[in-house]
RNA sequence: GGGCCCGUAGUUCAGUGGUAAAACGCCGCAUUUGCAAUGCGGAGGCGCGAGUUCGAUUCUCGCCGGGUCCA
Repeated sequence: GGGCCCGUAGUUCAGUGGUAAAACGCCGCAUUUGCAAUGCGGAGGCGCGAGUUCGAUUCUCGCCGGGUCCA
């Protein structure tokens, strides 16, 4: 320098055009003498910019970052 893959919550991830799901973690309440476990509830997220579209996490382009292969 080039090819391919990836970037979504604090972490691991699902979601391939219309509303973003879950597990663990975090907060509150209940329970306990207390802690843990358990039950109920809650907060928290689409890497950045542009384009296409009525509508973009999703499609296209560029940039940034990571991985992998080639040189």